The RNA shown here (transfer RNA) has 72 nucleotides and comes from a Minisyncoccota bacterium. The source organism's lineage runs through Bacteria, Bacillati and Minisyncoccota. Model confidence (mean pLDDT): 81 of 100. Rfam family: tRNA. Rfam classes the family as a transfer RNA.
RNA sequence: GCCCUCGUAGUUCAGUGGAUAGAACACGGACCUCCGGAGUCCGGAACAGAGGUUCGACUCCUCUCGAGGGCG
Numbered sequence: 001g002c003c004c005u006c007g008u009a010g011u012u013c014a015g016u017g018g019a020u021a022g023a024a025c026a027c028g029g030a031c032c033u034c035c036g037g038a039g040u041c042c043g044g045a046a047c048a049g050a051g052g053u054u055c056g057a058c059u060c061c062u063c064u065c066g067a068g069g070g071c072g
Base pairs, nucleotide, nucleotide: 001071002070003069004068005067006066007065010025011024012023013022018055027043028042029041030040031039048064049063050062051061052060
């Protein structure tokens, strides 16, 4: 230098064009309890950035940034 894959809550992942973007763990609160790190319930929190296509984009296309891999 070229090519491929990936980027979604604090973390690990789902979501492959349309319903308020979900789950687990973690975190906060309440209840329970002698105390709670156990149990039950509730809650906050995210689409790497910018353009484009489309009635509609996390999803498709382009560029940039970042991570991993292959070739030279």